[in-house]
Predicted 3D model of a 60-nucleotide RNA (Fluoride riboswitch aptamer (crcB RNA motif)) from a Eubacteriaceae bacterium. The source organism's lineage runs through Bacteria, Bacillati, Bacillota, Clostridia and Eubacteriaceae. The prediction has a mean pLDDT of 78.
RNA sequence: UUAACGUAAGGCGAUGGGGUUCGCCGUUAAAUGCGUUAUGCUGAUGACUCCUUAUUUUGU
Numbered sequence: 001u002u003a004a005c006g007u008a009a010g011g012c013g014a015u016g017g018g019g020u021u022c023g024c025c026g027u028u029a030a031a032u033g034c035g036u037u038a039u040g041c042u043g044a045u046g047a048c049u050c051c052u053u054a055u056u057u058u059g060u
Base pairs, nucleotide, nucleotide: 010025011024012023013022016051017050018049019048020047021046033041034040
């Protein structure tokens, strides 16, 4: 000097993904359920909604 790539428009909210919204955090972070500790219990959401996985029931 030239070429290519990366770095920004963020991330998080107990088990997958998308949208909307709320709250929190600022990479040294927000977050990592309850519990009688049992071969225990609830939930795919922070909330709403859609899809997907698993399970059960019914119908075709």